SAM riboswitch aptamer (S box leader) from an uncultured Gammaproteobacteria bacterium, 127 nucleotides, folded computationally.
RNA sequence: AGCUCAUCGAGACCGGCGGAGGGAAGGGCCCAGUGAUGCCGGGGCAACCUGCGAAGUUAACCACUUCGAAAAGGUGCCAACUCCCUCGAUAGAUCGUAUUUUACAAUGCGCUAUCGAGAGAUGGGGA
Numbered sequence: 001a002g003c004u005c006a007u008c009g010a011g012a013c014c015g016g017c018g019g020a021g022g023g024a025a026g027g028g029c030c031c032a033g034u035g036a037u038g039c040c041g042g043g044g045c046a047a048c049c050u051g052c053g054a055a056g057u058u059a060a061c062c063a064c065u066u067c068g069a070a071a072a073g074g075u076g077c078c079a080a081c082u083c084c085c086u087c088g089a090u091a092g093a094u095c096g097u098a099u100u101u102u103a104c105a106a107u108g109c110g111c112u113a114u115c116g117a118g119a120g121a122u123g124g125g126g127a
Base pairs, nucleotide, nucleotide: 003125004124005123006122007121008120013042014041015040016039017038021031022030023029025086026085027084028083043078044077045076048074049073050072052068053067054066055065056064082119087116088115089114090113091112092111095110096109097108098107099106100105
């Protein structure tokens, strides 16, 4: 790298260096010489894992499951919902458009919402 599980509307900024793009690809919309992105230092947020406590289980322990507190250790994170959309399903609205129809109308696309998938990020597991 790949596999698997969980989570992803919450939360959290200062200083120094540096000097042009950055927010993943495309589209949109944003951030950025009033100095972004990035790197370093400090600070903070959160509670995934370790550690701690309780309950379940056990003859008892270990292990495991659930809950809780805390923030010591390992990570992570500190613009915008993973910034939004991309693929699919369902529902809705009236308008535009295309096709069919003599016409009514029907269907597709465009629009909105919800759900799901995919992709991605972070953590845990296993090899």
Of the family's consensus pairs, 94% are formed in the model. Its mean pLDDT, the model's own confidence on a scale to 100, is 82.